[in-house]
Context: one part of a larger RNA
RNA sequence: CUCUCCUCCAAGGAACUAGGCAAAUUUCCACCGUAACUUCGGAAGAAGGUGGGCCUCUGGUAGGUGAAGGCGUACAGCCGGAGCUGAGAGAGGUUGCAGAGAAAUGGCGGUAGCGACUGUUUACCAAAAACACAGGACUCUGCGAAGGCGACAAGCCGACGUAUAGGGUCUGACUCCUGCCCGGUGCUGGAAGGUUAAGGGGAUUCGUCAGCCGCAAGGUGAAGCGAUGAUCCGAAGCCCCAGUAAACGGCGGCCGUAACUAUAACGGUCCUAAGGUAGCGAAAUUCCUUGUCGGGUAAGUUCCGACCUGCACGAAUGGAGUAACGACUUCCGCGCUGUCUCGGAGAGGGACUCA
Numbered sequence: 001c002u003c004u005c006c007u008c009c010a011a012g013g014a015a016c017u018a019g020g021c022a023a024a025u026u027u028c029c030a031c032c033g034u035a036a037c038u039u040c041g042g043a044a045g046a047a048g049g050u051g052g053g054c055c056u057c058u059g060g061u062a063g064g065u066g067a068a069g070g071c072g073u074a075c076a077g078c079c080g081g082a083g084c085u086g087a088g089a090g091a092g093g094u095u096g097c098a099g100a101g102a103a104a105u106g107g108c109g110g111u112a113g114c115g116a117c118u119g120u121u122u123a124c125c126a127a128a129a130a131c132a133c134a135g136g137a138c139u140c141u142g143c144g145a146a147g148g149c150g151a152c153a154a155g156c157c158g159a160c161g162u163a164u165a166g167g168g169u170c171u172g173a174c175u176c177c178u179g180c181c182c183g184g185u186g187c188u189g190g191a192a193g194g195u196u197a198a199g200g201g202g203a204u205u206c207g208u209c210a211g212c213c214g215c216a217a218g219g220u221g222a223a224g225c226g227a228u229g230a231u232c233c234g235a236a237g238c239c240c241c242a243g244u245a246a247a248c249g250g251c252g253g254c255c256g257u258a259a260c261u262a263u264a265a266c267g268g269u270c271c272u273a274a275g276g277u278a279g280c281g282a283a284a285u286u287c288c289u290u291g292u293c294g295g296g297u298a299a300g301u302u303c304c305g306a307c308c309u310g311c312a313c314g315a316a317u318g319g320a321g322u323a324a325c326g327a328c329u330u331c332c333g334c335g336c337u338g339u340c341u342c343g344g345a346g347a348g349g350g351a352c353u354c355a
Base pairs, nucleotide, nucleotide: 001350002349003348004347005346007345008344009343011341012340015339020336028052029051030050031049032048037042039173053094054093055092056091057090058089063085064084065083069079070078071077095099107334108333109332110331112329113328114326115325119131120130135171136170137169138168139167140166141165147157148156149155174321175320176319177318179251180250181249184248185247186244187243188242189241190240193239194238195237199233200232205227206226207225208224211220212219213218252270253269254268255267256266279313280310291307292306293305294304295303
């Protein structure tokens, strides 16, 4: 000089830092006492306080156990109380710096966000506000169910179940609620019309050819066979008509107007399927933005309460609240401390010297 430490520190006490990270405080038992809020269960060990050793006495006390003996037909039961055991409490005294004398053994309170809760998760960088969850809703399924595994099988699961059952999707306790739009996409229903496949049907045309015409070249050509294949008939689907948003989703613009000003209950106009209701709102969402006002601080880009100009909240991709809960996140306070001012001491390694 450096490393490690479950060692200690004057005064101060978070000034450290992204952040009280780490450490310290607290910690046991008994008693007293205990707020807001609340789903009346909780919150709560809330918070905050007092006591704790030993000796003497009450007093070998309360209690436990229960011998001999007695009653009794009885090994039942009743009486009986010796002996053994034995707290807690109260009063008084006594002692040390210190009595839960060591060790093990909660720091506490307030505020807001998110998620109701106990649970689950990225084995090896994430434990959470993510997943799950009881509860809610929609939808499918009438039984050889729907759905799934399997080769389009058999077979099996579903289920030795039967719509108070089973499958799928979304939401996520509870409380108050869940507005408008069916034009698009999807789903369900409808069947008049349009379109339409295979198939049915076979018009037409062509090839071949007996025959016929012709001196010939060639022409014509019935039936059959082969090829072609029209009008027409032909489902579902699509077009079409309805319904349906706790289906996918969507939920406007411009201009003017009140006797100060400002603002606009009101009016006009354009567009739309309909123009965002309740509630909430600079928010886990607000760009401008450290918005503005208030609170807390000596001083506050964070925090809390308001305002509403919502760039770009909003109602089961749920909206707004909410007691309890959380190794979650934010801000503040009390206590406490070497986190810090700012270092120091101790112990044990190394470095260093010698071998």